[in-house]
């Protein structure tokens, strides 16, 4: 200096005037409950994504989620982090990736160069929904002879014949079709061919070495199982109750203790009362216990609570308070760790609205585009004019994904040049 990449930060600032909300203080008024109004000064008042609602939780409620099964769903290489996560960090495998190449081929010409293609190699970095296809099922359109215990269209070889074609047999090396055609390259062999044989690579199995492991490397044996696809069904392993702040709790008030349909209202013991009256029986009430039934996926078991439950139609309240912001919080330092992060010390408190506040006007400055002028071209300065992104809390937190005018910072890899 050129090219390719990774990570982070800001995203308008200041002043004046004025407006709104919450907290704190003072005063006044007042209620069935909750409170309301005025003033004061002071403190604070939208985000890195507040968005998407994709994932995980805190929290609240459903009786215990105590036990099991089913349904449904989720995850899927190894190790670490973390409350968990489909998340983060570090590795492994696979695939990409600028460039390089004394490999092969083609073209051009200046005959050793250039260009292109294939092969080999391959930086930083990027992607990875990464278990199983030898458990089973399904799918692979069209084209093609044939798309998976699949195949002979052209071609090659041998023989025959009525001979520039036909018939029979062999073949899957060459060609064609296709995303993909029964491992690949080379040599031998053969009538022609084929792992038919051999070498190397690939694949499968075994052993050893290194590594915490995923895995890598080495050695040996084997001609070697019928391709791909599981973000297709499925199999294997592991995990998961449900609903959600419109959760839920409290105060006040009001209504129609509403209507219809179906279902249950059972057994035993004890006590009291009443009736009959033949030693006793029946009825009612209360109480104890068992059973049917109900209790936030379904079923079963145990315990607990209740004693009816289910569906539909209709009515009342649609007021107020809490939940509601101190947190798995944030900032800085030290120590440990490759890192994510952990421990520890100090400091700090930063919205809580409820039809929904956090704003408006003016001036100056900053950045940037355009035009004009000055200046030694660049550069720099002045004037005029325009613009300043994506976008707004609603219980809270950790992630992921998406959007973003413009500006700044740090770093990594390769090529070229200089020292």
């Nucleotide at each position: 200096u050129c090219a390719g990449c990774u990570g982070g930060c800001c995203g308008g600032a200041u002043g004046a005037c004025u407006g709104c909300u919450u907290g704190u203080c003072u005063c006044u008024u007042g209620u069935u409950a909750u409170a309301a109004g005025a003033g004061a000064u002071u403190a604070a008042g939208a985000g890195g994504a507040a968005a998407g609602u994709c994932c995980g939780g805190g929290c609240u409620c459903c009786a215990g989620g105590g036990a099991a099964a089913c349904a449904g769903g989720a995850u899927g290489c190894c190790g670490g982090g973390g409350a968990a996560a489909u998340c983060c960090c570090g590795g492994c495998g696979a695939g990409g990736g600028a460039g390089g190449u004394u490999u092969u081929c083609a073209u051009g010409c200046u005959u050793g160069c250039a260009u292109g293609a294939a092969g080999c190699u391959g930086a930083a970095c990027c992607u990875u929904a990464g278990g199983g296809a030898a458990a089973g099922u399904g799918c692979c359109g069209c084209a093609g002879a044939a798309a998976g215990g699949a195949u002979a269209c052209c071609g090659c070889c041998u023989g025959g014949c009525g001979a520039u074609g036909c018939c029979a047999g062999g073949u899957a090396a060459g060609g064609g079709u296709g995303a993909a055609a029964g491992g690949g390259u080379g040599c031998g062999g053969u009538a022609a061919g084929a792992g038919c044989g051999c070498a190397c690579c690939g694949c499968g199995c075994a052993u050893c070495u290194u590594g915490u492991a995923a895995a890598a490397g080495a050695u040996g044996c084997g001609g070697c199982a019928g391709g791909g696809u599981a973000a297709a069904c499925c199999c294997c392993a592991u995990c998961c109750g449900g609903a959600g702040c419109a959760a839920a709790a409290c105060c006040a008030a009001a209504u129609a203790g509403g209507g219809a349909u179906g279902u249950c209202u059972c057994g035993a013991g004890c006590a009291a009362a009443u009736u009959c009256u033949u030693u006793g029986a029946a009825u009612u009430u209360g109480u104890u216990u068992g059973g049917c039934g109900u209790g936030u996926g379904u079923u079963u078991c145990c315990u607990c609570a209740c004693u009816u439950c289910a569906u539909c139609c209709g009515g009342g309240u649609u007021g107020g308070u809490u939940g509601c912001u101190u947190g798995a919080g944030c900032u800085u330092g030290a120590u440990g760790g490759u890192a994510a992060c952990a421990u520890u010390a100090a400091g700090u408190c930063u919205a809580g609205a409820u039809g929904a506040a956090u704003g408006g006007u003016c001036a100056u400055c900053a950045g940037u585009g355009u035009g004009c002028g000055u200046u030694u071209u660049u550069u720099a300065c002045g004037c005029a004019u325009g613009c300043u992104a994506c976008a707004g809390a609603a219980c809270c937190c950790g992630g992921c994904u998406u959007a973003u005018a413009g500006g700044c910072c740090a770093g990594c890899u390769g090529g070229c040049a200089u020292a």
Model confidence (mean pLDDT): 75 of 100.
A computed fold for a 419-nucleotide RNA from a Hyphomicrobiales bacterium, annotated as Bacterial RNase P class A.
The organism belongs to Hyphomicrobiales, within Bacteria.
Its Rfam family is "Bacterial RNase P class A". Rfam links the family to the GO terms dimeric ribonuclease P complex, tRNA processing and ribonuclease P activity.
It was read from a public genome assembly, where an Rfam model found it.